[in-house]
RNA sequence: UUUUAUCCAGAAAGGUUUAGGGCACAGGCCCAUUGAUGCCUUGGCAACCAGGGAAUUUCUUUCCCCAGGUGCUAAUUCCUGCCUUGGUGAAUUACCAAGGAAAGAUAAGA
Numbered sequence: 001u002u003u004u005a006u007c008c009a010g011a012a013a014g015g016u017u018u019a020g021g022g023c024a025c026a027g028g029c030c031c032a033u034u035g036a037u038g039c040c041u042u043g044g045c046a047a048c049c050a051g052g053g054a055a056u057u058u059c060u061u062u063c064c065c066c067a068g069g070u071g072c073u074a075a076u077u078c079c080u081g082c083c084u085u086g087g088u089g090a091a092u093u094a095c096c097a098a099g100g101a102a103a104g105a106u107a108a109g110a
Base pairs, nucleotide, nucleotide: 001110002109003108004107005106006105007104012042013041014040015039016038020031021030022029025081026080027079028078043073044072045071048069049068051065052064053063054062055061077103082100083099084098085097086096087095088094
């Protein structure tokens, strides 16, 4: 870079640092000197992959156990941005709702 799957659930304390942070950009909203963010330690959550077992189908699928490799541990991926449909409206522009796309994150493969 690309393919596939998932993304409204879940899970915090201590130490350290110090002014911004919510991984591009913009708008909104939120977090933050009652110390956020980052880093370290110890916990925790989850179950994608690995491992063990069972059933079924027939090569996959489902379920259970475990927790080795990752991951995660404010807010739906914090929300919106593009397209389609529906509604309100005089209105194509505003607002509301639903679906999809794009982007992103994570896992596994190439």

Predicted 3D model of a 110-nucleotide RNA (SAM riboswitch aptamer (S box leader)) from a marine eukaryotic metagenome.